[in-house]
Molecule: transfer RNA
Organism: Methanobacterium veterum
Formats: sequence, structure tokens, C1' cells
RNA sequence: GCCUGUGUAGCUCAAAGGCCAGAGCAGUUGCCUCGUAAGUAACAGAUAGGGGUUCGAGUCCCUUCACAGGCU
Repeated sequence: GCCUGUGUAGCUCAAAGGCCAGAGCAGUUGCCUCGUAAGUAACAGAUAGGGGUUCGAGUCCCUUCACAGGCU
């Protein structure tokens, strides 16, 4: 330099163009307990950046960035 893949809560993963973007663990607050753990209820938290297609994009297309793999 060329090609391919991945990028979604703090972490591990879902979401086959129409979902309010969900789950588990972690976090916060309450309940429970003499207290802790466990349990239980609630809360908070995310689509890498930009542009395009579409009535509608996390999903399709282009580009940039980051990471991983391959070729030279």
C1' cells in the first nucleotide's frame, strides 16, 4: 500500500428496514436483616464520527476514525 471483518450501557451480548434499542453481570436507591451477604422492587446508563437512500436506518450505501486478520 491492497483486501476482509468488527465497532450498540462500565463489561459480555441481542435487536433478519417498522422496538419506547433490550437482556445478564456491574452501579445507585429503597425493602428485608441486630448487621453483612443473599433475596426483592425501582432507577440511571449505549447505536464510533460525518454524509446519502428510504415514509421510516443500529440494520442498506459512501467516507473518515479505531481495532483485528490476511496479502505484498